[in-house]
């Protein structure tokens, strides 16, 4: 430098769920907790998924307002993919 992740060692992360907090929601933060993870470290490049405050369209209503649909600029890196930086270990 390239490559492997069967085994081992060392270190690490933490799903569901619960509590508290943030948010319109998706979801996120902290603590508890471990289903799992050899990149379950970082990053939305492309795709995919979730949500719909605002906005748009429609319906109802005297009005206030309510309901339905669409929409990402919101969210997910523990869905795939691209990029960046790394631990241990065999060759």
């Nucleotide at each position: 430098c390239u490559u492997u992740g069967u085994a081992a060692a060392u270190a690490g992360c933490a799903a569901a769920c619960c509590a508290c907090g943030a948010g319109a929601a998706a979801u996120c933060g902290u603590g508890g907790g471990a289903c799992g993870c050899a990149g379950a470290g970082c990053u939305u490049u492309g795709g995919g998924a979730c949500u719909a405050c605002c906005g748009g369209a429609g319906a109802g209503g005297a009005a206030a307002c309510u309901c339905u649909c669409c929409u990402a600029u919101g969210u997910c890196a523990g869905c795939c993919u691209g990029g960046c930086c790394g631990c241990c270990u065999g060759a």